The RNA shown here (transfer RNA) has 75 nucleotides and comes from a Candidatus Aenigmatarchaeota archaeon. Its Rfam family is "tRNA". The coordinates come from a structure-prediction model, not an experiment, and the mean pLDDT is 83.

[in-house]
RNA sequence: GGGCCUGUGGUCUAGUCUGGACAGGACAGUUGGUUGCGGACCAACAGAUCUCGGGUUCAAAUCCCGACAGGCCCG
Repeated sequence: GGGCCUGUGGUCUAGUCUGGACAGGACAGUUGGUUGCGGACCAACAGAUCUCGGGUUCAAAUCCCGACAGGCCCG
């Protein structure tokens, strides 16, 4: 220098191919129940404008372009 893959709550991840309206789940957290206390269990709650910028569209996590970060491969 070239090619490919990945980036979503504190952590891990689904959704992307095929755009559709409140971004889902598990763990962790908070509150309550339960318990002699705790753990486990049950219920509820809070938390992400989806790496960044631009474009297309009535509508973008999703499609297009560029950039950044990480990984792999080629020279």
Annotation: The sequence was found in a public genome assembly.